The RNA shown here (transfer RNA) has 74 nucleotides and comes from Sphingomonas sediminicola. It was read from a public genome assembly. Lineage of the source: Bacteria > Pseudomonadota > Alphaproteobacteria > Sphingomonadales > Sphingomonas. Its Rfam family is "tRNA". Gene Ontology term of the family: triplet codon-amino acid adaptor activity.
RNA sequence: GGCUCCGUAGCUCAGCAGGAUAGAGCGUCGGUUUCCUAAACCGCAGGUCGGGGGUUCGAGUCCCUCCGGGGCCA
Repeated sequence: GGCUCCGUAGCUCAGCAGGAUAGAGCGUCGGUUUCCUAAACCGCAGGUCGGGGGUUCGAGUCCCUCCGGGGCCA
């Protein structure tokens, strides 16, 4: 340098052909239980979906570009 895959919550990820208020598990925090802790159970918070632009009535999803990471080739 070329090709390709990925980037969504603190972490690991889902979101199938563009559609209705963005989700799950774990974790944090609060509560119940206990003499205390752990476990278990209940509940809350937490996201400009990597940045920017475009298409569209509508974009996490499609297109362009940039940034970051992995792999293959040279």